[in-house]
Context: one part of a larger RNA
Molecule: small-subunit ribosomal RNA, 5' domain
Organism: uncultured bacterium
RNA sequence: AUGAACGCUGGCGGUAUGCUUAACACAUGCAAGUCGAACGGAAGUCUUCGGACUUUAGUGGCGGACGGGUGAGUAACGCGUGAGAAUCUGCCUAUAGGUUGGGGACAACAGUUGGAAACGACUGCUAAUACCCAAUGUGCCGAGAGGUGAAAGCUUUAGUGCCUGUAGAUGAGCUCGCGUCCGAUUAGCUAGUUGGUUGGGUAAUGGCUGACCAAGGCGACGAUCGGUAGCUGGUCUGAGAGGAUGAUCAGCCACACUGGGACUGAGACACGGCCCAGACUCCUACGGGAGGCAGCAGUGGGGAAUUUUCCGCAAUGGGCGAAAGCCUGACGGAGCAAUACCGCGUGCGGGACGAAGGCUUUUGGGUCGUAAACCGCUUUUGUUAGGGAAGAAGAACUGACGGUACCUAACGAAUCAGCAUCGGCUAACUCCGUGCCAGCAGCCGCGGUAAUACGGGGGAUGCAAGCGUUAUCC
Numbered sequence: 001a002u003g004a005a006c007g008c009u010g011g012c013g014g015u016a017u018g019c020u021u022a023a024c025a026c027a028u029g030c031a032a033g034u035c036g037a038a039c040g041g042a043a044g045u046c047u048u049c050g051g052a053c054u055u056u057a058g059u060g061g062c063g064g065a066c067g068g069g070u071g072a073g074u075a076a077c078g079c080g081u082g083a084g085a086a087u088c089u090g091c092c093u094a095u096a097g098g099u100u101g102g103g104g105a106c107a108a109c110a111g112u113u114g115g116a117a118a119c120g121a122c123u124g125c126u127a128a129u130a131c132c133c134a135a136u137g138u139g140c141c142g143a144g145a146g147g148u149g150a151a152a153g154c155u156u157u158a159g160u161g162c163c164u165g166u167a168g169a170u171g172a173g174c175u176c177g178c179g180u181c182c183g184a185u186u187a188g189c190u191a192g193u194u195g196g197u198u199g200g201g202u203a204a205u206g207g208c209u210g211a212c213c214a215a216g217g218c219g220a221c222g223a224u225c226g227g228u229a230g231c232u233g234g235u236c237u238g239a240g241a242g243g244a245u246g247a248u249c250a251g252c253c254a255c256a257c258u259g260g261g262a263c264u265g266a267g268a269c270a271c272g273g274c275c276c277a278g279a280c281u282c283c284u285a286c287g288g289g290a291g292g293c294a295g296c297a298g299u300g301g302g303g304a305a306u307u308u309u310c311c312g313c314a315a316u317g318g319g320c321g322a323a324a325g326c327c328u329g330a331c332g333g334a335g336c337a338a339u340a341c342c343g344c345g346u347g348c349g350g351g352a353c354g355a356a357g358g359c360u361u362u363u364g365g366g367u368c369g370u371a372a373a374c375c376g377c378u379u380u381u382g383u384u385a386g387g388g389a390a391g392a393a394g395a396a397c398u399g400a401c402g403g404u405a406c407c408u409a410a411c412g413a414a415u416c417a418g419c420a421u422c423g424g425c426u427a428a429c430u431c432c433g434u435g436c437c438a439g440c441a442g443c444c445g446c447g448g449u450a451a452u453a454c455g456g457g458g459g460a461u462g463c464a465a466g467c468g469u470u471a472u473c474c
Stems, first nucleotide, its partner, number of pairs: 001472002004470005011344006017337002019302001024300003028297003033062003038059002041056006069255003078180007087172002092168008100134004109124006139148003153160002181227003188218003193215008230252004234245004257278005280291004308334001310333003316330001317328004347377004357368004382411006391401001418463005423444003429458005439446002
């Protein structure tokens, strides 16, 4: 010094922190939706029968690549730092131009039908900012000729979208120099291996990949192999150099039951998406299906050990939306735990005949001790009552926390002290019991009949809502 634990004890507040072990298995609920100002329906309400409004299963758009968790793997361009060129970038900003003409479907829906279910199958109808064709085009390819190649409307008079360039911003991919633990009782390692040519592939360079050619490449300046480990800003310690460490907070990386794969997309090889295989759990009408808390709570298990199946979107931030708004276990809060740090309290003044009582005694006394009683005072804290916020931006309205913090009054010393130690190191001493026993102990060492060292009493010392012990680091 600690993310601590254990023992004894325990009044309050503020601010933090809280599975370090089994990346063990998970019941239940919630954690990612939103848009009717893209679209056709359906249902409901109202109706002046013109229609209007509300809700939404489906098509469609954007978002589910952020936010949140964990540290298994990784000794690596993974991280840190500095540089670089052969790249992409939805939403956002600036700027230039365009937004023309056509077409055919598929859900929903209706009917028939399969299945225990999950979920389907067939026939028919239909809309769009869904899909397709043509036109135009500053773009791209090309020496040129030429080739290629886009769009979508909606609501309404104010907009908002859509498409193609260019530039920016942001984010991301890639390459390199240097740095980055232990072992030589690991000395040789390597066949796409090292380089070239030519195809392929990627947003992009590249053995990234295929074929062919050459025989290279790395290594005592420690390759290869084995062990251990997420890295950093930082944190702890120290005068510093250094050593140790990487919880919380912040940046980067990796992972999402285990292994593999791609799809969609600006972005994933995707925690709460898909497919395959495996282990496990559950449902089943045995034909077949469903699942993934290392999200927030919570359960079992493991463990010395780590919290509530809470409140709210009021604030900050995020997604969608023109907006109202909806969603948000991010977040803001409350609850639990002396787990840590900081602050406060458990009274203050007077009071000697040094009361009673305890302990001790040489029986005179000494000591607990101004300590108590008693007298006076105060009310931090406490209880009760009254008032009562800021945090709200944006004129009004809107606060989970919360009738909380805080303020005022009344009451009454009232409600509140323990733990360890007392042989030396090391502050603090005596009596009794025990008798190498029972026991103590960090080291030296105590105990065998006068033990300041064991156990108890009195007293004292230290710290104090804590005090000791254990573990670990400097």